Bacterial RNase P class A from a Coriobacteriales bacterium, 349 nucleotides, folded computationally. Of the family's consensus pairs, 90% are formed in the model. The sequence was found by an Rfam model in a public genome assembly. Rfam family: Bacterial RNase P class A. Rfam describes the family as follows. Ribonuclease P (RNase P) is a ubiquitous endoribonuclease, found in archaea, bacteria and eukarya as well as chloroplasts and mitochondria. The coordinates come from a structure-prediction model, not an experiment, and the mean pLDDT is 76.
RNA sequence: GGAGUGAGCCAGACGGUCGCGCGGCGCUUCGGCGGCGUGAGGAAAGUCGGGGCUCCACAGGGCAGGGUGCCUGCUAACGGCAGGGCGCGGCGACGCGACGGAAAGUGCCACAGAAAAGAAGACUCCCCCGCCACUUCGGCGGGAGAAAAGCUGAAACGGUGCGGUAAGAGCGCACCAGCGUCAUGGCAACAUGGCGGCUUGGCAAACCCCACCCGGAGCAAGGACGAAUAGGAGCGGUCAAGGCCGGCCCGGCCGUCGCUCGGGUUAGUCCGCUUGAGGCCGUCGGCGACGACGGUCCCAGAUAGAUGGCCGUCCACGACAGGACCCCGCUUAUCGGCUCACUCCACGC
Numbered sequence: 001g002g003a004g005u006g007a008g009c010c011a012g013a014c015g016g017u018c019g020c021g022c023g024g025c026g027c028u029u030c031g032g033c034g035g036c037g038u039g040a041g042g043a044a045a046g047u048c049g050g051g052g053c054u055c056c057a058c059a060g061g062g063c064a065g066g067g068u069g070c071c072u073g074c075u076a077a078c079g080g081c082a083g084g085g086c087g088c089g090g091c092g093a094c095g096c097g098a099c100g101g102a103a104a105g106u107g108c109c110a111c112a113g114a115a116a117a118g119a120a121g122a123c124u125c126c127c128c129c130g131c132c133a134c135u136u137c138g139g140c141g142g143g144a145g146a147a148a149a150g151c152u153g154a155a156a157c158g159g160u161g162c163g164g165u166a167a168g169a170g171c172g173c174a175c176c177a178g179c180g181u182c183a184u185g186g187c188a189a190c191a192u193g194g195c196g197g198c199u200u201g202g203c204a205a206a207c208c209c210c211a212c213c214c215g216g217a218g219c220a221a222g223g224a225c226g227a228a229u230a231g232g233a234g235c236g237g238u239c240a241a242g243g244c245c246g247g248c249c250c251g252g253c254c255g256u257c258g259c260u261c262g263g264g265u266u267a268g269u270c271c272g273c274u275u276g277a278g279g280c281c282g283u284c285g286g287c288g289a290c291g292a293c294g295g296u297c298c299c300a301g302a303u304a305g306a307u308g309g310c311c312g313u314c315c316a317c318g319a320c321a322g323g324a325c326c327c328c329g330c331u332u333a334u335c336g337g338c339u340c341a342c343u344c345c346a347c348g349c
Stems, first nucleotide, its partner, number of pairs: 001345010012314007020039004025034003041320001045331002048329005053218004065214005070084005085099001086097004100209002105207002107203003123150002125145001127143006158176006177199001179196007222271004232261006242254004278297008315318001
């Protein structure tokens, strides 16, 4: 100097002016007026995961259903994060990963192929023997075989080599892969080494098995205040008349009048509403996620929904986009700029 990798930060600046939401303050003739403070984001978004909060349901355990899925931690919790393991990609910094179990059982593996998993299968094939033919190639029958070579397929029943044999086969042996077991290291996932019988395909994002987790609805949650009107319940009066219990009396019911009570409705008002698993700084513990302690700060709260318009100066000419109960994550969108650490290549000293 070039090419990259990871982490973090900023998100036009300044001034003037006119407006808007919220909270104090001052004045007020109670109608308002003036002035001060404060006022979106790294994703406020998608509403995907988890939790707080509220109401409803609920002894405990199990079944069903759903979710998660290498290990150990962190956390209020998570499908998140940190560290580690394994696999894959990259020369590397580093990145990516539905990554438990296929030797519990069931099922599937299209087409092609002899055969798609049962110690199965033989189309071509290899070897031996006999006969025919015979220069050779070959044909028929019998036996033995599945190694080599061919064919099909995404995948063909361990791989390479030596021995063995008529030809062959883990039939025997060595190394490699895989499986089991033991030892060592590690909390563990796992790694390394020894030994063993020689070998057991893939799919669990098919059923299933194993381990762990999971009640429902959501701030239009939920609560308070409160008429008019309509309706209900209780108590009392029963008066003038009335209706029903066949007629009459008592009594009862309906009705009527008075008082009391509690409930419901409505896009009314208020609470919930923003002080919170909170932000920043420091010290300590931890590799880290994170935790403990101390100090300090208050940082939107609307309800048709406020943060905008215009002018001037400057620059690198300004992206994606805006709260609506709150928080922790993930994912997606994003003009550009800056900082730090690291890797590879080239050159110079």